Transfer RNA from Podarcis lilfordi, 72 nucleotides, folded computationally. Model confidence (mean pLDDT): 80 of 100.
[in-house]
RNA sequence: GAAGGGGUAGCUCAGUGGUAGGGCAUCUGCUUUGCAUGCAGAAGGCCCCAGGUUCAAUCCCUGAUGUCUUCA
Numbered sequence: 001g002a003a004g005g006g007g008u009a010g011c012u013c014a015g016u017g018g019u020a021g022g023g024c025a026u027c028u029g030c031u032u033u034g035c036a037u038g039c040a041g042a043a044g045g046c047c048c049c050a051g052g053u054u055c056a057a058u059c060c061c062u063g064a065u066g067u068c069u070u071c072a
């Protein structure tokens, strides 16, 4: 320099044009003499940023930014 992938909760990952979920982690309760395990519940993200299309965009399109891989 060129090509491609991904940016979604504290971490790791789904997801679909009609305002979003799982696991782990956190908090509360039950269980225990206590801890752990287990069970139940709760909180936590308007989806990297800016624009465009659309009645409606996390999703489609464009650009920017940062990251990973490959080639040179």
Base pairs, nucleotide, nucleotide: 001071002070003069004068005067007065010024011023012022013021018055026042027041028040029039030038049063050062051061052060